Context: one part of a larger RNA
RNA sequence: GAACGAACGGUAGCGGCGUGGAUUAGGCAUGCAAGUCGAACGAGAACCCAUUUCGGUGGGGGACAGUGGCGAAAGGGUGAGUAACGCAUAGACAACCUACCUCCGACUCCGGGAUAACUGGGGGAAACCUCAGCUAAUACCAGAUAGGCUCAUUGAGUCGCAUGAUUCUUUGAGUAAAGGUGGCCUCUUAACAAUGCUUCUGGUUGGGGACGGGUCUAUGUCCUAUCAGCUUGUUGGUGGGGUAACGGCCUACCAAGGCGAUGACGGGUAGCCGACCUGAGAGGGUGAUCGGCCACACUGGGACUGAGACACUGCCCAGACUCCUACGGGAGGCUGCAGUCGAGAAUCUUCCGCAAUGGGGGAAACCCUGACGGAGCGACGCCGCGUGCGGGAUGAAGGCCUUCGGGUUGUAAACCGCUGUCACAGGUUAAGAAUCGGCCUGGUGUGAAUAUCACCAGUCCUUGACAAAGGCCUGAGAGGAAGCCACGGCUAACUUCGUGCCAGCAGCCGCGGUAAGACGGAGGUGGCAACCGUUGUUC
Numbered sequence: 001g002a003a004c005g006a007a008c009g010g011u012a013g014c015g016g017c018g019u020g021g022a023u024u025a026g027g028c029a030u031g032c033a034a035g036u037c038g039a040a041c042g043a044g045a046a047c048c049c050a051u052u053u054c055g056g057u058g059g060g061g062g063a064c065a066g067u068g069g070c071g072a073a074a075g076g077g078u079g080a081g082u083a084a085c086g087c088a089u090a091g092a093c094a095a096c097c098u099a100c101c102u103c104c105g106a107c108u109c110c111g112g113g114a115u116a117a118c119u120g121g122g123g124g125a126a127a128c129c130u131c132a133g134c135u136a137a138u139a140c141c142a143g144a145u146a147g148g149c150u151c152a153u154u155g156a157g158u159c160g161c162a163u164g165a166u167u168c169u170u171u172g173a174g175u176a177a178a179g180g181u182g183g184c185c186u187c188u189u190a191a192c193a194a195u196g197c198u199u200c201u202g203g204u205u206g207g208g209g210a211c212g213g214g215u216c217u218a219u220g221u222c223c224u225a226u227c228a229g230c231u232u233g234u235u236g237g238u239g240g241g242g243u244a245a246c247g248g249c250c251u252a253c254c255a256a257g258g259c260g261a262u263g264a265c266g267g268g269u270a271g272c273c274g275a276c277c278u279g280a281g282a283g284g285g286u287g288a289u290c291g292g293c294c295a296c297a298c299u300g301g302g303a304c305u306g307a308g309a310c311a312c313u314g315c316c317c318a319g320a321c322u323c324c325u326a327c328g329g330g331a332g333g334c335u336g337c338a339g340u341c342g343a344g345a346a347u348c349u350u351c352c353g354c355a356a357u358g359g360g361g362g363a364a365a366c367c368c369u370g371a372c373g374g375a376g377c378g379a380c381g382c383c384g385c386g387u388g389c390g391g392g393a394u395g396a397a398g399g400c401c402u403u404c405g406g407g408u409u410g411u412a413a414a415c416c417g418c419u420g421u422c423a424c425a426g427g428u429u430a431a432g433a434a435u436c437g438g439c440c441u442g443g444u445g446u447g448a449a450u451a452u453c454a455c456c457a458g459u460c461c462u463u464g465a466c467a468a469a470g471g472c473c474u475g476a477g478a479g480g481a482a483g484c485c486a487c488g489g490c491u492a493a494c495u496u497c498g499u500g501c502c503a504g505c506a507g508c509c510g511c512g513g514u515a516a517g518a519c520g521g522a523g524g525u526g527g528c529a530a531c532c533g534u535u536g537u538u539c
Stems, first nucleotide, its partner, number of pairs: 001539004006535005013385006019378002026341003030338003035070003040067002047060005077296003086221008096213002101209008109143001111141002118133006148175005155168005179201002182198003188194001222268003229259003234256008271293004275286004298319005321332004349375001351374003357371001358369004388418004398409004422480001424475006432466001437461002440458006483528005488509003494523005504511002
């Protein structure tokens, strides 16, 4: 000199964009942060209509709850642990998986038994549990079929990088499925409009793509030798098991190996990177915000479900802590957004909205979304603007100094003229909005169909939290808006008074003991400026 997620002291007008729990991964009151689908399914309150022998029954309606599906493994937070294939770079998988999406092929046949909800009974303070009975499905299960797939088997070809990969082929065994919405009478049917046809959507199976992941390898990745030897599933082999997959990953047996001064093992510290700061560079330091990866979710352990977890707001066990209790037993997990206590030099609102972007569910309308978009608070940072402009005396007053002549503050003020940024008041107005969807019109396709449905084009309708914001216009009026630090040398800037080695200053040298340019006050001056200085840290 530059920089900072800064703090402290003094001061403070406005705006934009950023940024804000770095310490106790300490404890947490309260609210919200993951739901959605009736076009999978049964039942169905209030209410309405019809009927009634006034008991009810039928139809509409659709709340709450339940079965089932998808989601909940994302998004969001934090950096405790981790010196490791954790991360980074470059590769490998002939050792692997992949729901939703997409392309292509084949299929979607025929049956069955349950169960929640519900009703009735019982237990419990509660959490909740239990018995009996009834019922549905795209829930569950058996059978059929198998283009294919898996396994075994026969023969042949191609290729490679060792294990091998791949294509065709013979035989055998195993293995699927679910319906729903809308429309119609062309076909089937004795009939109807359904068990028929058809649109869209779903289901099953196989192959490919995409997206996402898993595993392996090479190289790199802090300090310490006052850590020198470490290791028994340890190193390798065989058989078996396990996994999506290779492998001591696990197990039995066999062998005795494996690593190490090119630093094993141990100890300390630490999430890694893109990047950021500094520097001419080389290098040094850092890893906030934003992006990628990893790890964690009260502490420790475990699996279940699932395409995916060993799962932040799922389950089980143990522990500590907090809460409820009828003392028998239960409930909980803010390192989500706000907020609170504590510790600390120190870090914000218990705000608004789903209008936009994105995500989940749904055919859609729509619902959910503390992601996100915004507003609020903090000069915490950067940037921009303003606090007026021109004229105005051989120079007011006051202050300070003085050799008492004067000098200086100083064109500074007063005074005259002008302007109108910001703030203030009034008015007016855009962009962020693209849609989705709906009505209508036209076209294309499907189809028996001028039906329906899908797609495309067009007109119209509809959606704004922010926002009392922003822009523009008008009005008024210099009015509301300057401080902080320094002035001995380094280092730009000097006098006077007070003090008297005292009080004090100080980054270094050093000042102060009676004329202190170094302490304290004042006047003046210098520097920076809505900031100025100090402290801390890095280069």
Molecule: small-subunit ribosomal RNA, 5' domain
Organism: metagenome